Annotation: Bacterial RNase P class A from a Gammaproteobacteria bacterium, 376 nucleotides, folded computationally. The source organism's lineage runs through Bacteria, Pseudomonadati, Pseudomonadota and Gammaproteobacteria. Its Rfam family is "Bacterial RNase P class A". It is annotated as a ribozyme. The coordinates come from a structure-prediction model, not an experiment, and the mean pLDDT is 78.

RNA sequence: UAAGUCAGCCGGAUAAUCGCUGGCCCGACUAUCGUUUGAUAGCAGGCUGGAGGAAAGUCCGGGCUCCACAGGACAGAGUGCCAGAUAACGUCUGGGAGGCGCGAGCCUACGGCCAGUGCAACAGAGAGUAAACCGCCCGGCUUCGCAUCGUUUUACGCUGCUAUGCCGUGGUAAGGGUGAAAGGGUGUGGUAAGAGCGCACCGCACUUCUGGUAACAGAAGUGGCAUGGUAAACCCCACUCGGAGCAAGACCAAAUAGGAAAACAUUGGCGUAGUCCGCGCCGUUUUCGGGUUGGUCGCUUGAGGCUGAAAGGUGACUUUCAGUCCAGAUGAAUGAUUAUCCUAGACAGAACCCGGCUUACAGGCUGACUUUAUUU
Numbered sequence: 001u002a003a004g005u006c007a008g009c010c011g012g013a014u015a016a017u018c019g020c021u022g023g024c025c026c027g028a029c030u031a032u033c034g035u036u037u038g039a040u041a042g043c044a045g046g047c048u049g050g051a052g053g054a055a056a057g058u059c060c061g062g063g064c065u066c067c068a069c070a071g072g073a074c075a076g077a078g079u080g081c082c083a084g085a086u087a088a089c090g091u092c093u094g095g096g097a098g099g100c101g102c103g104a105g106c107c108u109a110c111g112g113c114c115a116g117u118g119c120a121a122c123a124g125a126g127a128g129u130a131a132a133c134c135g136c137c138c139g140g141c142u143u144c145g146c147a148u149c150g151u152u153u154u155a156c157g158c159u160g161c162u163a164u165g166c167c168g169u170g171g172u173a174a175g176g177g178u179g180a181a182a183g184g185g186u187g188u189g190g191u192a193a194g195a196g197c198g199c200a201c202c203g204c205a206c207u208u209c210u211g212g213u214a215a216c217a218g219a220a221g222u223g224g225c226a227u228g229g230u231a232a233a234c235c236c237c238a239c240u241c242g243g244a245g246c247a248a249g250a251c252c253a254a255a256u257a258g259g260a261a262a263a264c265a266u267u268g269g270c271g272u273a274g275u276c277c278g279c280g281c282c283g284u285u286u287u288c289g290g291g292u293u294g295g296u297c298g299c300u301u302g303a304g305g306c307u308g309a310a311a312g313g314u315g316a317c318u319u320u321c322a323g324u325c326c327a328g329a330u331g332a333a334u335g336a337u338u339a340u341c342c343u344a345g346a347c348a349g350a351a352c353c354c355g356g357c358u359u360a361c362a363g364g365c366u367g368a369c370u371u372u373a374u375u376u
Base pairs, nucleotide, nucleotide: 002371003370004369005368006367007366008365009364010363012341013340014339015338016337017336018335020050021049022048023047024046025045027043029042030041031040032039033038052347056358057357059356060355061354062353063352064245065244066243067242071277072276073275074274076241077240078239079238080237081095082094083093084092085091096110097108098107099106100105111236112235116234117233118230119229133176134175135172136171137170138168139167140166141165145161146160147159149157150156151155184202185201186200187199188198189197203225204223205222206221207220208219209218210217211216249297250296251295252294259288260287261286262285263284264283268282269281270280271279304326305324306323307322308321309320310319311318312317
């Protein structure tokens, strides 16, 4: 200088005017009720608060509410290396193993194939208690040639070697081929040719020891020894798991048709997501029709957040102290205008609450680390 890796932060700002909304204070105001004080609603005034890092997705976990006084089993679902954190989780932290990257770092759906079943097209000799296609060696036959010897001498016969071709109820699995995958790998000796056939190293299995809480790692010894692969295939194993959801649920007011028909009826019906048992209630279910679509609570004080400090821990996080109440709408609140500044403004709006994960994001800032160019 250039390129990266990991972590964190901001997400237009300032001023003025008018406007929206929650809370508190307040009133010689208005209305209703009551009347000793007053209460409720509105309106005027003042002070103060008012969308996010993801509010999105609705993917997980809970708090809370109801079923409901609330139990067991089956089925079903989820997770899946070890140890921790947490209210809990499929989340997070640290470690192990495997893999990727020169590296900083990153990824993992990471229990079991000797419980069983299945799958691997085609090719190939053979795809699991799975094999002989080519080739190599051995034996036999044939034939061109060569050599020795012999003979009836230019040809033939015996024997040997050998190019080539064929056969074998022979040996082989080192070499080659097929395939995603082929009966441990490399080297060496040996063999008719080969093979863990022998040996060395690696690998595999078993045993013991050492380190570690553990997953695991290392060392030594013994053994010629691998019962292949695949479980985000069915399955097996271990652990965990009620359901529904703020449109939950509670209360007030008002109105209508204390309507009509049908079915079952204690050997029944209903309730609890499915099935069974158990438990509870005594009525329940279906169809048609009618009334109310009003208001209050739930509703924001929390397993809290933010800021600062101390202690413990590698870390996630835990404990303690101080300061600070930090949005509660309900056809749905924060908008409009003007001026200035510059990073010229992206993704995008709470609706019961909280902890995570995933996805989207213009532009800008900070820290640590890795590789690289040049110079000293």